RNA sequence: GUGGGCGUAGCUCAACUGGCAGAGCUCCCGGUUGUGGUCCGGGCGGUUGCGGGUUCAAAUCCCGUCGCUCACC
Numbered sequence: 001g002u003g004g005g006c007g008u009a010g011c012u013c014a015a016c017u018g019g020c021a022g023a024g025c026u027c028c029c030g031g032u033u034g035u036g037g038u039c040c041g042g043g044c045g046g047u048u049g050c051g052g053g054u055u056c057a058a059a060u061c062c063c064g065u066c067g068c069u070c071a072c073c
Base pairs, nucleotide, nucleotide: 001072002071003070004069005068006067007066010025011024012023013022019056027043028042029041030040031039049065050064051063052062053061
């Protein structure tokens, strides 16, 4: 340089062919317990890497760009 994959919550990852952004863990509060842990209930947390475009509607489609990664040269 060419081509492919990935980028979503603090972490690990979903989102079913465009239609409410979620789960587990972590953290916080409460219950249980003599205390802690386990277990149970609840809660906080997101400009979906960034910038544009299409659309009534974009994590999803299109263009550009950044980072990581794989292959080739």

The RNA shown here (transfer RNA) has 73 nucleotides and comes from a Candidatus Azambacteria bacterium. It was read from a public genome assembly. The organism belongs to Candidatus Azamiibacteriota, within Bacteria. Its mean pLDDT, the model's own confidence on a scale to 100, is 80. It matches the Rfam family "tRNA". Its family is annotated with triplet codon-amino acid adaptor activity in the Gene Ontology.